[in-house]
Order: sequence, then C1' cells, then structure tokens
RNA sequence: CGGAACGGGCAAUCGCUGGUUGGGAUCGCAAGAGAACAACUGGAGGAAAGUCCGGUCUCCGUAGAGCAGUGUGCCGGCUAACGGCCGGGGGGGCUCGCUCAAAGCGGGUUUCACGGAAAGUGCCACAGAGAAUAUACCGCCGCUGGGUUCCGCAAGGGCCUGGAGGUAAGGGUGAAAAGGUGCGGUAAGAGCGCACCGUGUCCGCAGCAAUGGGGACUGCAAGGCAAACCCCACGCGGAGCAAGACCAAAUAGGGGUGGAGGGGCGGCUCGUCCUGUUCGACACCCGGGUAGGUUGCUAGAGCCUGUCAGUAAUGGCCGGCCCAGAGGAAUGAUUGCCAUCCUUCUGCAAAGAGGGAUACAGAAACCGGCUUAUAGUUCCG
RNA sequence: GCCGGAGUAGCUCAGCUGGUAGAGCAGCUGAUUUGUAAUCAGCUGGUCGGGGGUUCGAUUCCCUUCUCCGGCU
Repeated sequence: CGGAACGGGCAAUCGCUGGUUGGGAUCGCAAGAGAACAACUGGAGGAAAGUCCGGUCUCCGUAGAGCAGUGUGCCGGCUAACGGCCGGGGGGGCUCGCUCAAAGCGGGUUUCACGGAAAGUGCCACAGAGAAUAUACCGCCGCUGGGUUCCGCAAGGGCCUGGAGGUAAGGGUGAAAAGGUGCGGUAAGAGCGCACCGUGUCCGCAGCAAUGGGGACUGCAAGGCAAACCCCACGCGGAGCAAGACCAAAUAGGGGUGGAGGGGCGGCUCGUCCUGUUCGACACCCGGGUAGGUUGCUAGAGCCUGUCAGUAAUGGCCGGCCCAGAGGAAUGAUUGCCAUCCUUCUGCAAAGAGGGAUACAGAAACCGGCUUAUAGUUCCG
Repeated sequence: GCCGGAGUAGCUCAGCUGGUAGAGCAGCUGAUUUGUAAUCAGCUGGUCGGGGGUUCGAUUCCCUUCUCCGGCU
C1' cells in the first nucleotide's frame, strides 16, 4: 500500500419500547373489548448516513408501437435489476529480466466514462507564415533584371539588391504543423521510390466474442475534441409508504323524505276558498371529506453450517434458525470489574500504582449495489 | 421520509454554445470645499464552497463531497 474480519466484554441497579401469558379497574343487555400492575422474552449498523444508481411493492395512466426526453457504452458471463460484480481483450504508467546501450521482446504490478472523428455540423483562444478546402516568415534551390573603385586577357565568377517560381529537409511558434527512422533520389526537396515500424482496406487462420497473428495492396487520404451538438446499439411510462387501502367524531356545508307556520308566483273578477310550484324552522335518513384511529409493516432476491457445479462473480441441494417494528419517534443512564491504547510515578529488571482515552455514527416500507465517515485490534499478500 | 434549488470581491448580483472573471454599493488615495457630505479621477480587493476527472486549457462539462434554502402530511 491492497484485501478480509471485528469494531469493547461481564455483572448489578434504575428506566424506555414491541410481543406472549397472567391480571382484571372500566365499558357493554349480552357476546365481548380492555386500563393499572406482574412475570418471561425481543430490541440498531458496517455504514442504519448521502439519496448517487437499480429493483420489490402501491396508485395513476395505458390498444400497441413510435417520437420527444433521459441514461448506459470494448467483449463474454452473473443477477430480479443496475451506471454493480466476476473473468477476458486492448491502451497508458511504474518496475524487473534479456541487451554494451537504445529500440524491441517477455514477466510482474497498477490504472482506464474503453462505441463512432471515413454521416453531418461546430470549436481549436494567445503565439505563429500557416490550425484543417493547409501554409512560404527566416531558410534552401535553380531562372532572371540591376549595381559593383572585387577577381579574371576574356568567357565568366564573387559580393550587394530586386522579380517571378520550386520546396516542406532545417529554424522558429504552439497543446497540436498533415505518418516516423534510415537509404536512395533530386537543382533543392518531397511516400517520389525502397526497407523496417505505424496505420487503413480486403482475404484466410485461432477464438463464442472483444481481439490476436499471417498474407495481399496504384493505399498513406482522413490532426484533436463526442464528460460539444450529433450518429449507432441497448435500457427507461409517471409518481412515490407523506404511495395506497379501510373505519370514521365535532362543527360547517351537500342530497333525499316528511313538513308546523308563513311568504312569493299561478288558477278564480277581488276576498274567502281550491290546487300546483318554490323558499322554509324542525325531525329523520344518506353520502363525501377533515381531526383521529387501523392497515400497508416486516418470513425476506433472509441468516448460518455443510456439500456440489463454476477460474470467479454466482447458482443448486441437504439440514438448522427467526433476527427491532417504534411512529414527534424506544434501543438509555449510573456504578464496579476486565480488555485495548496513551501517559506519569516507583523499580536494576520483572512488575506494580495512578490518571486519561475507546471512534464514525444511529433504523423510519423493504431489498441489491456504489460513495463518503470511522478510535483501535487481528489475519493474509 | 420523499422531492427540488443555490454557493463567484466585505455585501447584492452578472458572467451565453469552454479561451484565463466583471458591475453597483462598501474601502483606500487624490481633487473640489473654510470643513463635511455629495461629485469627479484613480486604486485595492477573488483557493469562483472542497476534492478528483475530461480537455492544450474548466467559474462553465462530468463524478463525488460539504454547507445553506425551499416544497410535500
């Protein structure tokens, strides 16, 4: 450094909470329900945390599929599922061996969000001549104009200066400069040609595959970024136990039936009266929702031992076990002894005595992962 | 318990598809004034909450973590 396991123990006293039994206050016509109290018994974690993924479950929605959105991304396997785990492949780093050394080959270890940049779009600041349809600043190379108190008998050469080109070797800029190294070639150069390396396409071989290795080629065009848009393949309906289901008070409001007494409208020429309709105190009934209560709620992708299959993750089988279910929220406190660590004193030493510390944290429907926090101890590499 | 949002200068906030971070107020210095305020000119001040990654380059993109705020019975 990596991995695995544990993460204080025992006893006493006083409490908290779930269950069972006893107990019976109280309620009820009864059946029955049932408070106090007592006994026995269960009572946090490796992360219960963060809520970052995936599922179970529940409701809503739904003909089915797609679009949109969102997530994942080498290959194979495991799994209920996953962005998790296991195994393999490839790339990078470190290290060791071979080697004089480098390159290369091989081993070990570690790490990687590891599909596509040759579908398209976009971006690449500053610097730099040029940043993706490449480019000519210095330089190099021949051609050519002019100058010259240089050399030469002359032809011409040297030097200075200008023009139109060629070039991508060298310099310089940059994170990145359009395959790399070497030889040939050339006016100088250049995959222009060749060898090796890299890389692309095609065809065999090995492998389930990723891929490896071999051969062929008018191949070298086509830099990087997809944790930029995007393309391809695959997955995903939405919300969440404060989901949802059941019982259901008071008050207010809604509906129905009856309706004293009265009001309005209509009938009758007015009143009396009659009849219909509407409002309506009050009585009874119904249903919804709220408070409150019950449920969902803990036997499960469960734990332990053994064995079998598999490299492993994991799965099968036999046997055994029951291991919190609260819900404003229990699982605690004190004392004693012991354990571990640190420290002081005494002591030659062995040892003894005293003091201090023992983390991170705490269920809230339930599981599988990931991530983060963690005093101290043990084991393996 | 479940679900969302924010963190940038002393304070309040910008910062668009990555290119090296600004504005107002506050503070300091100077001018103006008899002096102060106001005004004018200039200056200071930044682990962009922490860590890691992608990239040549991260406030910005991705992962993780911390703190704060809000909603749902």
Molecule: RNase P RNA; transfer RNA
Organism: soil metagenome